[in-house]
Molecule: Bacterial large signal recognition particle RNA
Organism: Syntrophomonadaceae bacterium
RNA sequence: CCGUGCUAGACGGGGAGGUAGCGGUGCCCUGUACCUGCAAUCCGCUAUAGCAGGGUUGAAUUCUUGCCCCCGGCCGCGAUAUAUUUGGGGCCAGCCCCGGGUAAGUGGUGUCGAAGGCCUGGUCUCGUGCGGCGCAAGCUCAUGAACCCCGUCAGAUCCGGAAGGAAGCAGCGGUAAGUGAGUUUUUGCGGGUGCCACGGGGGUGCCGGGCCGGAGCUAACUGCCCGGUUAGCGCCUGGGUAUACCGGUCAAAGGCAGGUGCACGG
Numbered sequence: 001c002c003g004u005g006c007u008a009g010a011c012g013g014g015g016a017g018g019u020a021g022c023g024g025u026g027c028c029c030u031g032u033a034c035c036u037g038c039a040a041u042c043c044g045c046u047a048u049a050g051c052a053g054g055g056u057u058g059a060a061u062u063c064u065u066g067c068c069c070c071c072g073g074c075c076g077c078g079a080u081a082u083a084u085u086u087g088g089g090g091c092c093a094g095c096c097c098c099g100g101g102u103a104a105g106u107g108g109u110g111u112c113g114a115a116g117g118c119c120u121g122g123u124c125u126c127g128u129g130c131g132g133c134g135c136a137a138g139c140u141c142a143u144g145a146a147c148c149c150c151g152u153c154a155g156a157u158c159c160g161g162a163a164g165g166a167a168g169c170a171g172c173g174g175u176a177a178g179u180g181a182g183u184u185u186u187u188g189c190g191g192g193u194g195c196c197a198c199g200g201g202g203g204u205g206c207c208g209g210g211c212c213g214g215a216g217c218u219a220a221c222u223g224c225c226c227g228g229u230u231a232g233c234g235c236c237u238g239g240g241u242a243u244a245c246c247g248g249u250c251a252a253a254g255g256c257a258g259g260u261g262c263a264c265g266g
Base pairs, nucleotide, nucleotide: 001266002265003264004263005262006261009057010056011055012030013029014028015027020046021045022044023043024042034054035053036052037051038050063259064258065257066256067255068254072250073249074248075247076246078245080244081243082242083241084240085239086238087237088236089235092234094233095232097228098227099226100225101224102223104222105221106220107218108217109216116212117211118210119209120208121207122206123205124201125200126199127198128197129196130194131193133190134189135188136187137186138183139182140181141180142179143178149174150173151172152171157166158165159164
């Protein structure tokens, strides 16, 4: 140096938590690295720290030590930064809200004539009328009484010697109460009646017309100023939580450098 066979060892690891402490089950991070039984009201151990049983591999890419790097976790610090939550403040009214003013901007309106001035109307009210709607009456026409309305009364009846008279049904004509239609003509009453007419009154506001005038007026929104209310937001202040920064610690996987048996044969 090579070959063969063994042994130590290995066959995942880590964090928090739990525990006097060490592991495991469970949770979490890495990652793919044997099997069976036990286990959070825990299971099994004792600084040599899972227990019991079985299997594979095995002295080096695989075991072990140190360093580097670093997924991830835990802890700490603070006159720091960010976010969020909670208590207090009113001798903080900046935002929101209200009122007044201004007229820089937007808008509306204006030579098809602004503001302003003068004149005159309407809306309002009173009076006199007109019209219309509704109701009632009147008027006209039609209809309308078996008898108890009128006129005429066929037939028939009664009185009379006769002449002649009487009452009177039906029919016909007319009329009363009533019914219907109409009202171009009439009267009265009423109203949630009318772009109505005439005259008088009134004059806060609004609307309209004419004349003068010759370029603004308005204040809805934004802006600005003054005043007021209000503690919801903002502001001041105390506390909490989370994250970041900083520091410490543990640390998988990975990388680098070392260390580490036995027997036999050649």